[in-house]
Molecule: FMN riboswitch aptamer (RFN element)
Organism: bacterium SM23_31
RNA sequence: CAAUAUCUUCGGGGUUAGGUGAAAGUCCUGACCGGCGGUGACAGCCCGCGAGUCCCGGAACUUCGGGACAGAAUCGGUGGAAUUCCGGUGCCGACGGUAACAGUCCGGAGGGGAGAAGAUAUUA
Numbered sequence: 001c002a003a004u005a006u007c008u009u010c011g012g013g014g015u016u017a018g019g020u021g022a023a024a025g026u027c028c029u030g031a032c033c034g035g036c037g038g039u040g041a042c043a044g045c046c047c048g049c050g051a052g053u054c055c056c057g058g059a060a061c062u063u064c065g066g067g068a069c070a071g072a073a074u075c076g077g078u079g080g081a082a083u084u085c086c087g088g089u090g091c092c093g094a095c096g097g098u099a100a101c102a103g104u105c106c107g108g109a110g111g112g113g114a115g116a117a118g119a120u121a122u123u124a
Stems, first nucleotide, its partner, number of pairs: 002123009017029003032103001033093002035049004044091002052069007073089005095107003
């Protein structure tokens, strides 16, 4: 230094200000937010992963394995290199709940998790 095994810790942000209304943090104007890995150079919208829902099977009540569904960008500039930077103009956001339709409220969730850092052991 590498591989493997075990363990520990960490591991998601956001409704401010107005309008309508009996009622909206859910509608309208405007504002606000952006997980993880990769990518010639820094990414919500390039390629993947994660959370969520459904189906099948094992097992037996909550887990494991497999499958399906699952969002969004362009133009110009710089450069050796950027759909990642700079400038312009746009767009997107699970499920259930609710006096009214939710990226932001409440709930599953004191959960799960892509992964990140570290420790120990073994092997070469």